[in-house]
Context: one part of a larger RNA
RNA sequence: CUGGGCGUAAAGCGCACGUAGGCGGAUUGUUAAGUGAGGGGUGAAAUCCCAGGGCUCAACCCUGGAACUGCCUUUCAUACUGGCAAUCUAGAGUCCAGAAGAGGUGAGUGGAAUUCCGAGUGUAGAGGUGAAAUUCGUAGAUAUUCGGAGGAACACCAGUGGCGAAGGCGGCUCACUGGUCUGGUACUGACGCUGAGGUGCGAAAGCGUGGGGAGCAAACAGGAUUAGAUACCCUGGUAGUCCACGCCGUAAACGAUGAAUGUUAGCCGUCGGGCAGUUUACUGUUCGGUGGCGCAGCUAACGCAUUAAACAUUCCGCCUGGGGAGUACGGUCGCAAGAUUAAAACUC
Numbered sequence: 001c002u003g004g005g006c007g008u009a010a011a012g013c014g015c016a017c018g019u020a021g022g023c024g025g026a027u028u029g030u031u032a033a034g035u036g037a038g039g040g041g042u043g044a045a046a047u048c049c050c051a052g053g054g055c056u057c058a059a060c061c062c063u064g065g066a067a068c069u070g071c072c073u074u075u076c077a078u079a080c081u082g083g084c085a086a087u088c089u090a091g092a093g094u095c096c097a098g099a100a101g102a103g104g105u106g107a108g109u110g111g112a113a114u115u116c117c118g119a120g121u122g123u124a125g126a127g128g129u130g131a132a133a134u135u136c137g138u139a140g141a142u143a144u145u146c147g148g149a150g151g152a153a154c155a156c157c158a159g160u161g162g163c164g165a166a167g168g169c170g171g172c173u174c175a176c177u178g179g180u181c182u183g184g185u186a187c188u189g190a191c192g193c194u195g196a197g198g199u200g201c202g203a204a205a206g207c208g209u210g211g212g213g214a215g216c217a218a219a220c221a222g223g224a225u226u227a228g229a230u231a232c233c234c235u236g237g238u239a240g241u242c243c244a245c246g247c248c249g250u251a252a253a254c255g256a257u258g259a260a261u262g263u264u265a266g267c268c269g270u271c272g273g274g275c276a277g278u279u280u281a282c283u284g285u286u287c288g289g290u291g292g293c294g295c296a297g298c299u300a301a302c303g304c305a306u307u308a309a310a311c312a313u314u315c316c317g318c319c320u321g322g323g324g325a326g327u328a329c330g331g332u333c334g335c336a337a338g339a340u341u342a343a344a345a346c347u348c
Base pairs, nucleotide, nucleotide: 004319005318006317007302008301012316014201015200016199017198021194022193023192025088026087027086028085029084030083031082033081034080035077036076037075038074039073040072041071042070049065050064051063052062053061054060091191092188093187094186095184096183097182098181099180103177104176105175106174107173108172109171110154115149116148117147118146119145120144121143125136126135162169163168206247207246208245209244210243211242215241216240220236221235222234223233258315259314260313261312262311263310266293267292268291269290270289271288272287273286274285275284276283277282278281297304298303321348322347323346330341331340332339333338
């Protein structure tokens, strides 16, 4: 290189945008680069192969043929691919009319609850547990009523419901703003798909600077338990959790399933639209999502099954026995933590 694979056995980059590249709809004409056919030149000799011959045979040697799968050039063909020119509308996009939504950013605002503070009532306990104790309380706790402060999160609605590329997004209102779907078929006319490098986004934890700090709570302290208890349980409690700006760039970042297009039985839910019919809240049908079951087909099985793991095509990524090891060294990035790229000896 050929080949086989990637849901669970090794293997889909966390996700997107996009450069180069690869691939690419219909029709006509032209060209003849790829492609196919014929001719010519060249492809040294030796070697290899075939047929003869010479050393007594063989190795070896000699003669002839074929071959040298290649390159150059020329003529012809034009189905396919490519180039050029023109046309088209089924892909893609624009426009118009509607629709749904926790999509994003910023600002404002609401109620419940916890905690704390002040005041009133009130008196001896309260907390907590399997049982206790540490702890709080006669300097008046717990309970209860009123007032105040502050921070964080938004019960019910709530739904294999919705939105987003993924991470993710949930009180309410306003402003700005991205995407999607349906219908019309007015416009552009292949403008498309994928995407090595690259760029951006990217939970939690962590880091830097400055704020904030109610609750919770690594570390830590104490009380228990226990043979011990650096734990599980309890009482406390600091980073952190929150905000602004800047880093980090990782997760079982999961559907453990890359993206795109087309094709291949159905049935039953649900969400957002359209059309038709009527008994006006239902039925039928159609498009787009999201689920359950199931045929063909696939699969080692489990299972998947129009949201494919079926049948095909295009492009990218990745795998190649276990350990050593996602480690060492080197490079790049980072304030650091570390991330990324990534071996070998040895061993089974």
Small-subunit ribosomal RNA, central domain from Mesorhizobium plurifarium, 348 nucleotides, folded computationally. The organism belongs to Mesorhizobium, within Bacteria. The full RNA is in RNAcentral, with records from ENA and SILVA. Its mean pLDDT, the model's own confidence on a scale to 100, is 89. Rfam family: Bacterial small subunit ribosomal RNA.